[in-house]
The RNA shown here (transfer RNA) has 74 nucleotides and comes from a Candidatus Nomurabacteria bacterium.
């Protein structure tokens, strides 16, 4: 330099043939329970869906460019 994959909560990930409100587990906080702790149960917070632009009634989802990580080739 060329090509490809990935980028979604603090972490690991789902959701992507566009269509109701963006979710799960772990972690965090509060409550309950206990003599106390752990475990269990309930509730809550936490996200500019990497960035920008485009198409479209509507974009995490489609298209383009850029950025980051990883891989292959040279």
């Nucleotide at each position: 330099g060329u090509c490809g994959a990935u980028g979604u909560a603090g972490c690991u990930c789902a959701g992507u043939u566009a269509g109701u409100g963006a979710g799960a587990g772990c972690g965090g906080g509060c409550g309950u329970u206990u003599c106390a702790u752990a475990a269990g149960c309930g509730c809550c917070a936490g996200g500019u869906c990497a960035u920008a632009g485009g198409u479209g009634c509507a974009a995490c989802u489609c298209c383009u460019a850029u950025c980051a990580u990883c891989g292959a080739c040279a």

The organism belongs to Candidatus Nomuraibacteriota, within Bacteria. Its Rfam family is "tRNA". The family's RNA type in Rfam is transfer RNA. The prediction has a mean pLDDT of 82.